[in-house]
The RNA shown here (c-di-GMP-I riboswitch aptamer) has 88 nucleotides and comes from a Syntrophomonadaceae bacterium. Its Rfam family is "c-di-GMP-I riboswitch aptamer". Gene Ontology term of the family: cyclic-di-GMP binding. About the family: GEMM was predicted in a large-scale screen for bacterial structured RNA regulatory elements. NCBI's taxonomy places the organism under Bacteria, Bacillati, Bacillota, Clostridia, Syntrophomonadaceae. The sequence was found by an Rfam model in a public genome assembly. The model forms 95% of the base pairs in the Rfam consensus. The coordinates come from a structure-prediction model, not an experiment, and the mean pLDDT is 87.
RNA sequence: GAUCCGAAAGGGCAAAACUGCCGAAAGGUUGUGACGCAAAGCUAAAGGGGCUAAAGCUUAUUCAGGCCAGAGCCAGCCAGCUGCCGGU
Numbered sequence: 001g002a003u004c005c006g007a008a009a010g011g012g013c014a015a016a017a018c019u020g021c022c023g024a025a026a027g028g029u030u031g032u033g034a035c036g037c038a039a040a041g042c043u044a045a046a047g048g049g050g051c052u053a054a055a056g057c058u059u060a061u062u063c064a065g066g067c068c069a070g071a072g073c074c075a076g077c078c079a080g081c082u083g084c085c086g087g088u
Base pairs, nucleotide, nucleotide: 004087005086006085012037013036017032018031020029021028022027035076041081042080043079047078048077049074050073051072056067057066058065059064
């Protein structure tokens, strides 16, 4: 230095729920809060997968329904990249 592993030490992040704000929604963000996480760090057009459907298209007398993400959303789904401390 690399691969594999994750006891210890120092720590780190923060699910659900609730509050305020943003958004059509998915969801994001602020605060509280900890379910958990060895990457729960970063990357979403330029890997896969999932979610929403405003606008648009379409069915319909109406109510409503269906389709649809090229750059809306999710990385705490898989994945890619990077990384602290150590152990064998």